RNAcentral holds the sequence, with entries from ENA. Transfer RNA from Chromochloris zofingiensis, 72 nucleotides, folded computationally.

[in-house]
RNA sequence: GGGAAUGUAGCUUAGUUGGUAUAGCACCUGUUUUGCAAGCAGGGGGUCUCCGGUUCGAGUCCGGACAUUUCC
Numbered sequence: 001g002g003g004a005a006u007g008u009a010g011c012u013u014a015g016u017u018g019g020u021a022u023a024g025c026a027c028c029u030g031u032u033u034u035g036c037a038a039g040c041a042g043g044g045g046g047u048c049u050c051c052g053g054u055u056c057g058a059g060u061c062c063g064g065a066c067a068u069u070u071c072c
Base pairs, nucleotide, nucleotide: 001072002071003070004069005068006067007066010025011024012023019056027043028042029041030040031039049065050064051063052062053061
């Protein structure tokens, strides 16, 4: 330099044919305990990497950029 794949919460991730963004762990509060952990109940946290386009509507489709991984 050229090709391919991936990019969603702190981490790992689901998201089907475009139709109000999910879960687990972690975090916070309560409960329980002499105390801690575990358990149970509840809660907070998202510009879906960035810019633009298509559309009534984009995580999803199209173009470009960036980052990571991989092949030559």
Its Rfam family is "tRNA". The family's RNA type in Rfam is transfer RNA. From the family's description: Transfer RNA (tRNA) molecules are approximately 80 nucleotides in length.